Context: one part of a larger RNA
RNA sequence: GAGUGAACGCUGGCGGCGUGGAUUAGGCAUGCAAGUCGAGCGAUACUUUGGGCGGCAAGGUUGAAGCCGCAAGGCAGAUGCCAAGUUGCCCGAAGAUAUAGCGGCAGACUGGUGCGUAACGCGUGAGUAAUCUACCUUCAAGCCGGGGAUAGCCUUGCGAAAGCGAGGGUAAGACUCGAUGUGUUUACUCGGACAUAAGUCCGGGUAAGUAAAAAUGGCCCGCAAGGGCUAUUGUUUGAAGAUGAGCUCGCGUCCUAUCAGCUAGUUGGUAGGGUAAAGGCCUACCAAGGCUUUUGACGGGUAGCUGGCCUGAGAGGGUGGUCAGCCACACGGGGACUGAGACACUGCCCCGACUCCUACGGGAGGCUGCAGUCGAGGAUCUUUAGCAAUGGGCGAAAGCCUGACUAUGCGACGCCGCGUGAGGGAUGAAGGUUUUCGGAUCGUAAACCUCUUUCGAUAGGGAAGAAUCCCCUUUAUCAUAAUACGGUGAAGGGUUGACGGUACCUAGAGAAGAAGCCACGGCCAACUCCGUGCCAGCAGCCGCGGUAAUACGGGGGUGGCGAGCGUUACUC
Repeated sequence: GAGUGAACGCUGGCGGCGUGGAUUAGGCAUGCAAGUCGAGCGAUACUUUGGGCGGCAAGGUUGAAGCCGCAAGGCAGAUGCCAAGUUGCCCGAAGAUAUAGCGGCAGACUGGUGCGUAACGCGUGAGUAAUCUACCUUCAAGCCGGGGAUAGCCUUGCGAAAGCGAGGGUAAGACUCGAUGUGUUUACUCGGACAUAAGUCCGGGUAAGUAAAAAUGGCCCGCAAGGGCUAUUGUUUGAAGAUGAGCUCGCGUCCUAUCAGCUAGUUGGUAGGGUAAAGGCCUACCAAGGCUUUUGACGGGUAGCUGGCCUGAGAGGGUGGUCAGCCACACGGGGACUGAGACACUGCCCCGACUCCUACGGGAGGCUGCAGUCGAGGAUCUUUAGCAAUGGGCGAAAGCCUGACUAUGCGACGCCGCGUGAGGGAUGAAGGUUUUCGGAUCGUAAACCUCUUUCGAUAGGGAAGAAUCCCCUUUAUCAUAAUACGGUGAAGGGUUGACGGUACCUAGAGAAGAAGCCACGGCCAACUCCGUGCCAGCAGCCGCGGUAAUACGGGGGUGGCGAGCGUUACUC
């Protein structure tokens, strides 16, 4: 001199972009951070509608006993039948919404931290003829016939709760049996290609094993049950791709010799097990090896690694915060399950510590997610808004979820920009300081005159970020029996903004609201007066201070930087 995730002191107008728990991987109240699909399934609740059974019933019809009458007939209204309507139960269909359950996919991503790790962990370059890969893309061939359960539900028991049973009965793209076998796997065999160390790949034959699930639209036939054609999605078997991952190797990767020898699954072999896969990865047996000897084994200490970042002319030295890649971890330790993928941050089981509930029998929990809180510390933020954008999960889609993210708040923590006015103005005013008492200086500085109005405040207008998806209209084309439905494309229209009435623009007012900090002996730019008197104090080094201190304290003046300035710490 440069730098910092900084802190402290004094001071502080605005904006943009960044950035902010470096210490206790200490403990955590509360809320949120992973769901979604009804176009897989059965229920429950609601609405509409069809059928069956029953109750009530306006009204209509029938017309007995009895009464009146000489008679014709009349009054009367029991009983039977019909019935608008209304209501209850059962069965069926359709529709929208919601709820828990079964089932599928996703919870292995995203996000956090740096404890551990000196290691094939990371970086870089190879290998895998020793391997796997859900969703996605392309290609080939399929999706036939059955079965038994189980949750939800109903009945019921135990328990304070968490929760756990018993009986009955039900569905599926859940589970399961059989068929078929283009294929594929294994065994045997034939041919070819490549490698040569085992071997690998391709094509053919024989035998044995091995699959599947349907859903939603459209059209047609049928009284119905059901059937046929077709589109889309899904599903099964296989081949290839893409993506991701596993494993192996060369080289590189801190300090320490006051660590010189270390090692029995240790080193190798055979056989077996295990894995997606080679391998002492594991087991049994056999052999006695393996590493190191200054190119540092083994031990100890420290540490996540890298792209990068800081410094430096470079070589180097230091560092690894934000962003990106990889690794490791998820209260401490261990374990497996499920799954394409985990030995799984907000899954499971066990042990432990801690916290909480309890009816004392037993249970619940895991912020190194986002906010927030306590503690420790010199020290590090809002218990905010929104899914509008980007991205992710599920879904045919609408959409739902998303503390990822986008925004916002706080902090001069950093960088950058702007402002705190501009021009004129000498009686060189008053006042301060100083003086050799003449003056000098603050100083064009102020006052005063003429202007301007950035920023801020007030008022008015007011964005881009929005493209999609989806819906409507028209149209081309593919598929199809089809001018249905559906897919793909084009044109036009419609819908969607958290930030936010924000950015930005305009208007009026008025110099109006906006400057400090450090230094002044030398290094080092900037000097005098007073006070003090080796005292009080200063100090990065040299050193100042004991009565004229440019070095202490104050005043005036001056220098430097400026919304900052100085100090401290650390690095070059």